[in-house]
Context: one part of a larger RNA
Molecule: large-subunit ribosomal RNA, domain I
Organism: uncultured Alphaproteobacteria bacterium
RNA sequence: GGCAUUUGGUGAAUGCCUUGGCAAUCAGAGGCGAAGAAGGACGUGGUACACUGCGAAAAGUUACGGGGAGUUGUGAACAAGCUUUGAUCCGUGAAUAUCCGAAUGGGGAAACCCACAGAGCAAUCUGUACUGCAAUAUGAAUACAUAGUAUUGCAGAGCGAACGCAGGGAACUGAAACAUCUAAGUACCUGCAGGAAAGGAAAUCAACCGAGACUCCGAAAGUAGUGGCGAGCGAAAUCGGACCAGCCGAUGGAUUAUGAUAUAAGAAUCAGAAUUACCUGGAAAGGUAAGCCGUAGAGGGUGAUAGCCCCGUAAGAGUAGAAAGUAUUAUAAUUCUUGAGUAAGGCGGAGCACGAGGAAUUCUGUCUGAAAAUGGGGAGACCACUCUCCAAGGCUAAGUACUACUGAUUGACCGAUAGUGAACAAGUACCGUGAGGGAAAGGUGAAAAGCACCCCUAUAAGGGGAGUGAAAAAGAACCUGAAACCGGAUGCCU
Numbered sequence: 001g002g003c004a005u006u007u008g009g010u011g012a013a014u015g016c017c018u019u020g021g022c023a024a025u026c027a028g029a030g031g032c033g034a035a036g037a038a039g040g041a042c043g044u045g046g047u048a049c050a051c052u053g054c055g056a057a058a059a060g061u062u063a064c065g066g067g068g069a070g071u072u073g074u075g076a077a078c079a080a081g082c083u084u085u086g087a088u089c090c091g092u093g094a095a096u097a098u099c100c101g102a103a104u105g106g107g108g109a110a111a112c113c114c115a116c117a118g119a120g121c122a123a124u125c126u127g128u129a130c131u132g133c134a135a136u137a138u139g140a141a142u143a144c145a146u147a148g149u150a151u152u153g154c155a156g157a158g159c160g161a162a163c164g165c166a167g168g169g170a171a172c173u174g175a176a177a178c179a180u181c182u183a184a185g186u187a188c189c190u191g192c193a194g195g196a197a198a199g200g201a202a203a204u205c206a207a208c209c210g211a212g213a214c215u216c217c218g219a220a221a222g223u224a225g226u227g228g229c230g231a232g233c234g235a236a237a238u239c240g241g242a243c244c245a246g247c248c249g250a251u252g253g254a255u256u257a258u259g260a261u262a263u264a265a266g267a268a269u270c271a272g273a274a275u276u277a278c279c280u281g282g283a284a285a286g287g288u289a290a291g292c293c294g295u296a297g298a299g300g301g302u303g304a305u306a307g308c309c310c311c312g313u314a315a316g317a318g319u320a321g322a323a324a325g326u327a328u329u330a331u332a333a334u335u336c337u338u339g340a341g342u343a344a345g346g347c348g349g350a351g352c353a354c355g356a357g358g359a360a361u362u363c364u365g366u367c368u369g370a371a372a373a374u375g376g377g378g379a380g381a382c383c384a385c386u387c388u389c390c391a392a393g394g395c396u397a398a399g400u401a402c403u404a405c406u407g408a409u410u411g412a413c414c415g416a417u418a419g420u421g422a423a424c425a426a427g428u429a430c431c432g433u434g435a436g437g438g439a440a441a442g443g444u445g446a447a448a449a450g451c452a453c454c455c456c457u458a459u460a461a462g463g464g465g466a467g468u469g470a471a472a473a474a475g476a477a478c479c480u481g482a483a484a485c486c487g488g489a490u491g492c493c494u
Stems, first nucleotide, its partner, number of pairs: 001493009015479001016443002020414002022411007029403002031159002039100003042055003046078001049075003061094006070082003105114003115128005130156009163194001164192005174181001178228001204211002215242005225233002246395003252336012269317002275290005291308002293297001299311003344368007354380001375390005430437002450478001453465004
């Protein structure tokens, strides 16, 4: 030095676990905001920091209700307190709510700077942005007026995950290149709204039979069509379902506001059956034996696997104030009365599955421009006949879409390199001028019983005894503890 056996160190895989995730179902809710939101800054505790809560009345104040023995949030203890004269805690209402932020007195490099007016002895408090509408007052050139101005009242403004409607609107890509075309009216930008939105009661379809608003789903159908007839795009009638609802032109409808009556539902919460003995063990819920309850054998916890130990579960009980909902009804306000610069036509575009095509139907930038129910539109150029409907006013639930948020439940979903980026002070630490990027990191034990005391050592680190514990080869670098890698011992070979 090698090989073998064995014993350690290091290391973290693996196994087991789950506080966290993922996906879905059923309900709820579908908004918050000048009465100052969302989101923050700074504070706030007896005590450093972080999280949570709260706001100079600051881990809180107050009223009522519930509840009934502990409690002063977490990491985490110490001090000092509170509490059966009912605390902590839970529910509902009220008060307070610094500064920034739409931010609104003016300014500003957000969380800061500087004002004016009024009230008050003072501390201090209140008001003062802009726009729209309404009312009142005032009021030019300019006589009446109007514009303008001022005050008051009401409203708006900003944020928010997806879903919706509307105004704008790409490119990569595909066409095996590329220009019409496609991608796609997608992504993205903007405006506006609601719990849904949009649409909607035929100037619709159909085909000589008839149907009877709209929306959504399945079929019709990848059909008819369209298309450098390429790539592709792609209906409708009709049928089957979901759901159904019709109305308005003034003794009225709709909406909003304020009342009245009736009604259901409903907070915290209460109560809730039934088991013992022996054995093993550190511990019984395990095993053995004998019982019991069950409208409760869902689930979780308890020193191993518990219907009967605990929390619960089934079936029940109970519930305040206010608001809101529904139905009926009253009052007030606003709005709506048959549709002309419209239908139709020319030119140019767009949209219809339909790319100008034989191109109807729909929208309109521009130029023209009817009829008046004895009328008008449509039935895919156009004409006739026939049929059918009545535009140029308005409202309308349900079926449909979505889920930031709340509750309950479920999983041939994950189990710490997985599952969210995040099971931990995670959108943190850290990186970047910035937009932005973005981690790692879980497990002692049933219980801290977290090693008193002694020894070596530097009053260390670390270790050896002793003690605790079922176990310390569970000692906090803590469950299990593989391999790589590094040692010790023994044997053999060189």